[in-house]
Molecule: Fluoride riboswitch aptamer (crcB RNA motif)
Organism: Planctomycetota bacterium
């Protein structure tokens, strides 16, 4: 100096916050949604990776 493993720690999982669980990454990392297309462009879903709660948004009903 390089590679692998373990521990601790940190970070991440297409739009906010919290808890729990799962997974991924160790900084040239994990992560950065889907469909169609003449590649010029056009169409669409969801605040979660999953569960629960809050906030925002959308639809319907009642007062």
């Nucleotide at each position: 100096g390089c590679c692998c493993c373990c521990a601790c720690g940190g970070g991440g999982a297409a739009u906010g916050g919290a808890g729990u669980c799962u997974c991924c990454c160790c900084u040239c990392a994990a992560c950065c949604g889907c469909c169609c297309c003449u590649c010029g462009g056009g169409g669409c879903u969801g605040a979660u990776g999953a569960c629960u709660c809050c906030u925002a948004c959308c639809g319907g009903g009642c007062c």